[in-house]
Context: one part of a larger RNA
RNA sequence: UUGGGCGUAAAGAGCGCGCAGGCGGCGUUUCAAGUCACGCGUGAAAGACCACGGCUCAACCGUGGGGUGUCGUGUGAUACUGGGAUGCUUGAGGGCAGGAGAGGGGCGUGGAAUUCCCGGUGUAGUGGUGAAAUGCGUAGAUAUCGGGAGGAACACCAGUGGCGAAGGCGGCUUUCUGGUCCGCAACUGACGCUGAGGCGCGAAGGCUGGGGGAGCGAACGGGAUUAGAUACCCCGGUAGUCCCAGCAGUAAACGAUGGACACUAGGUGUCGGUGGUGUUGACCCCACCGGUGCCCGAGCUAACGCAUUAAGUGUCCCGCCUGGGGAGUACGGCCGCAAGGCUAAAACUC
Numbered sequence: 001u002u003g004g005g006c007g008u009a010a011a012g013a014g015c016g017c018g019c020a021g022g023c024g025g026c027g028u029u030u031c032a033a034g035u036c037a038c039g040c041g042u043g044a045a046a047g048a049c050c051a052c053g054g055c056u057c058a059a060c061c062g063u064g065g066g067g068u069g070u071c072g073u074g075u076g077a078u079a080c081u082g083g084g085a086u087g088c089u090u091g092a093g094g095g096c097a098g099g100a101g102a103g104g105g106g107c108g109u110g111g112a113a114u115u116c117c118c119g120g121u122g123u124a125g126u127g128g129u130g131a132a133a134u135g136c137g138u139a140g141a142u143a144u145c146g147g148g149a150g151g152a153a154c155a156c157c158a159g160u161g162g163c164g165a166a167g168g169c170g171g172c173u174u175u176c177u178g179g180u181c182c183g184c185a186a187c188u189g190a191c192g193c194u195g196a197g198g199c200g201c202g203a204a205g206g207c208u209g210g211g212g213g214a215g216c217g218a219a220c221g222g223g224a225u226u227a228g229a230u231a232c233c234c235c236g237g238u239a240g241u242c243c244c245a246g247c248a249g250u251a252a253a254c255g256a257u258g259g260a261c262a263c264u265a266g267g268u269g270u271c272g273g274u275g276g277u278g279u280u281g282a283c284c285c286c287a288c289c290g291g292u293g294c295c296c297g298a299g300c301u302a303a304c305g306c307a308u309u310a311a312g313u314g315u316c317c318c319g320c321c322u323g324g325g326g327a328g329u330a331c332g333g334c335c336g337c338a339a340g341g342c343u344a345a346a347a348c349u350c
Stems, first nucleotide, its partner, number of pairs: 003322004007304002012318001014201004021194003025088007033081002035077007049066002051063004091191001092188002095184002098181002103177004108172002110154001115149007125136002162169002206247006215241002220236004258317006266295011278283001299306002323350003332343004
């Protein structure tokens, strides 16, 4: 490389947008590039393959024997692929009328609680643990009441509930804004799918500058435990956690399962919508569409399990794997302020 694979054995890029490229719905017509047929030319000899023959066999050798294969050219065929033209509506988009939602950005605002400050009451403890001690407290703590300051997070509602491409998103009001679902069918007419590079987004922690700092809390100090205890437990506590601007670009970034489309038994919840029968109504039942769970078939799977939200059956496109260690390392390159990230070996060894 071919082949075979990628939920858990090695293997799906963290996620999206998208240029090139690859692939692409139904019909008519045309061309004949791919494709197919035939003719001609070419394809040196040797070798290779097949057939027959010669050295006793074989290696070896012989036969103006055969065929495969390559290209060019001419003529023809037109189902499929492709190019041109024209049409269609099912794919895709858009229109109208409704809907749900912690989707995103900004401004504002609320209550509970912790801490701190001030004042009142009040007196000897409090706190913490397995038990203690460090700590705090007669300079009046803890407890309790009133007032104030400040920061951060939003109990109940809350739900295998919802939204988002992923990361992720949860008090309330308002404003700007993205996506999505259902219904109707007047509009466009294949405008689509995927996507190497590229570009953007991307938890936590980290970095730069400025602010902020209640609680928590790496590092650090102390008290315990212990043989020791650079830990687990306790008392403190700096960075950080929060905001603004910028950088970083990773993760068990997980459904460990790339995206799109089509097809393939059922059962039972739940969320959003539409239609229908009945009911005064709330509502209940039935049907359909979209999402999200559970259970179980056919089929698949090494098994576990998956099973219309496929890991089933197919098509298209991308990414990735190829024994363990060395190693996601060295070197080089690119990126970064740094930390480091991305790309990515070999010797050697089992």

The part of an RNA shown here (small-subunit ribosomal RNA, central domain) has 350 nucleotides and comes from a soil metagenome.